[in-house]
């Protein structure tokens, strides 16, 4: 100088002007009024996992079903995090790993291959018996081919063929026997809380690989969710009580000695609506007991209000702890919307990308992922562009 490996952090500043959400204060004026703070993220995402909270269910145990799996630690928990075991990859900082069980049990393995798991004879190697050749001569050897059998050494298939090297042994092999390895199991000493480990003996010589196949073990899970869940409450129906059927010296009926009743028409007053800028005026319609007004009650829609953001809460010191994290102790308050605000437009300036000029100055466009919706801790996945720290190999000089 290059090439990496780990971590932490930022992700456009600065003003103006117009607005949306929300909080506080101000007043002769109370309001379409004035002032003065706040107003997205590192992922608000995916909604995968845990927990608060909140309402149902619930003696107690089983069964099914789903998660989880290495050992100690953190934590409310957790499938997260720390350290540490192992094993795998990397020269190496360092990365990855659902990392219990495969002698419970059933299952799987393309393709090639003779076989894929108490396997397997396809060439090969050895032996027997048989046939033909050819030597030899009486018994035997030598090649070929055919069958029988013996062999897992050696070829040859596969991702994988049932330990590995050497010696003895055999017809030819063969853990068939011995040494030495590697591996399992047993025992015994030793570090270690443990996972695990470092050693010593024996022992048969050794039955592989998949459980994010099915399964067994062990452990943990009750269920729905802020549209949870509480409170208030128009209208409309329901229940329950009050209260209400005007006026006329018009007209006719009914009935009566008469007054009074009554009933139907009519007028005038009452409501309502047309006309109409508005009054008058006109014109048209209602007006009764299964009705109208009113108030009471209980459920309760619509809509309000809560729940709502001070929380396992954020920095900073000290303390302990390898670390994750924990105690202590001082300050700070940091969106609260609901069909849902956090945007817009300009002006310098910074980064950085493109595109055109290019001797230089440059001009023009553009700004990563994405956006709350009860909270919180984690994962995962997006992400233009940047800055800081620690480390490791490599080359070069001193």
């Nucleotide at each position: 100088g290059g090439a990496g490996c780990g971590g932490a952090c930022c992700g456009g500043g600065c003003g103006a002007c117009c607005g949306c959400c929300g909080g506080c204060c101000c007043c002769c004026c109370c309001g379409u009024g004035g002032g003065c703070g706040g107003g997205a993220g590192g992922a608000a995402a995916g909604u995968c996992c845990g927990g608060g909270c909140u309402c149902c269910a619930g003696a107690g145990g089983g069964c099914a079903c789903g998660a989880u799996g290495g050992u100690g630690g953190g934590u409310a928990a957790c499938g997260c995090c720390c350290a540490c075991c192992g094993g795998c990859c990397g020269u190496g900082a360092g990365g990855c790993c659902a990392g219990g069980g495969a002698c419970a049990g059933u299952g799987c393995a393309a393709c090639a291959g003779a076989g894929a798991g108490a396997a397997g004879a396809c060439c090969g190697c050895c032996a027997g018996c048989g046939u033909c050749g050819g030597g030899g001569u009486c018994u035997c050897c030598c090649g070929a081919c055919a069958u029988u059998g013996g062999u897992a050494a050696g070829g040859g298939u596969g991702a994988a063929a049932c330990g590995g090297u050497g010696a003895g042994g055999u017809a030819a092999g063969a853990g068939c026997u011995c040494a030495c390895c590697a591996g399992c199991a047993g025992a015994c000493c030793g570090g270690g809380u443990g996972a695990c480990u470092g050693g010593u003996c024996u022992g048969g010589c050794u039955c592989g690989g998949c459980a994010a196949a099915c399964c067994c073990c062990a452990u943990c899970g009750g269920g729905a969710g802020c549209a949870a869940g509480g409170c208030c409450a128009a209208g409309c129906a329901g229940g329950a009580g009050a209260u209400u059927u005007g006026c006329c010296u018009u007209g006719g009926g009914c009935g009566g000695u008469a007054a009074g009743g009554u009933c139907c028409a009519g007028g005038c007053g009452c409501g309502g609506g047309g006309c109409g800028g508005c009054c008058c005026g006109u014109c048209c319609c209602g007006a009764a007991u299964u009705g109208g007004u009113c108030u009471c009650c209980g459920g309760g829609u619509a809509g309000g209000c809560u729940g709502c953001u001070u929380g396992a809460g954020g920095u900073g010191c000290a303390g302990g702890g390898c670390a994750a994290c924990c105690u202590g102790u001082a300050c700070c308050c940091u969106a609260g919307a609901g069909a849902a605000a956090u945007g817009g437009u300009c002006g310098c300036c910074u980064a950085c990308c493109g595109a055109c000029a290019u001797u230089c100055c440059g001009u023009c466009g553009g700004u990563a992922c994405a956006g709350a919706a009860c909270c919180c801790g984690g994962c995962u996945u997006a992400c233009a562009g940047g800055u800081c720290c620690g480390c490791u190999c490599c080359g070069a000089u001193u």
This is a predicted structure of a 398-nucleotide RNA (Bacterial RNase P class A) from a Planctomycetaceae bacterium. The sequence is in RNAcentral, with records from ENA. Rfam family: Bacterial RNase P class A. It is annotated as a ribozyme. Model confidence (mean pLDDT): 77 of 100.